[in-house]
RNA sequence: GCGCUCAUAGCUCAGCCCGGUAGAGCAGGAGGCUUUUAACCUCUGUGUCCUAGGUUCAAAUCCUAGUGGGCGCA
Numbered sequence: 001g002c003g004c005u006c007a008u009a010g011c012u013c014a015g016c017c018c019g020g021u022a023g024a025g026c027a028g029g030a031g032g033c034u035u036u037u038a039a040c041c042u043c044u045g046u047g048u049c050c051u052a053g054g055u056u057c058a059a060a061u062c063c064u065a066g067u068g069g070g071c072g073c074a
Base pairs, nucleotide, nucleotide: 001073002072003071004070005069006068007067010026011025012024013023020057028044029043030042031041032040050066051065052064053063054062
């Protein structure tokens, strides 16, 4: 230099192909139970979906450029 791939909640990830209310588990918070802790039960998310543009009635999703991580080729 070229190609592929990943970036979404505090963490691990799904959702993207085929546009239509942003989700799960864990962690955290509040309450219940318990003498207390743990365990157990109930409830609990205003996330610039990596950044900037574009297309569209509507973009995490499609297009373009860029940033960062990983892999391969040279």